[in-house]
RNA sequence: UAAACCUCCGCGGAAGAGUCCGGCGAAAGCCGGCGCCGAAGGCGCAACCGCCCCGGAAACGCUCAGGCCCAAAGGACCGCGUGAGGCAU
Numbered sequence: 001u002a003a004a005c006c007u008c009c010g011c012g013g014a015a016g017a018g019u020c021c022g023g024c025g026a027a028a029g030c031c032g033g034c035g036c037c038g039a040a041g042g043c044g045c046a047a048c049c050g051c052c053c054c055g056g057a058a059a060c061g062c063u064c065a066g067g068c069c070c071a072a073a074g075g076a077c078c079g080c081g082u083g084a085g086g087c088a089u
Base pairs, nucleotide, nucleotide: 002089005086006085007084008083009081010080011079012078013077018034020033021032022031023030024029035068036067037066041064042062043061044060048056049055050054
């Protein structure tokens, strides 16, 4: 100095589940009830991995949170970016 790897940023793609009932409201929406969804987050088990005292661990499970006409927002994950930083060789 540069690729790889990690984190962040930007852009693009991105599922599931109620046009349910009641109240308030011009509407958006808010509150309550019942029923659902899992791919923010969180928690749990664990294959597996490691420096093996002990740690790290899922797209599996739970639904606390979040979400459930369309839309918007959000969205794990994937791709792109001579972006920014770190790391060690």

Glycine riboswitch aptamer from Rhodoblastus acidophilus, 89 nucleotides, folded computationally.
Model confidence (mean pLDDT): 78 of 100.
The model forms 85% of the base pairs in the Rfam consensus.
The sequence was found by an Rfam model in a public genome assembly.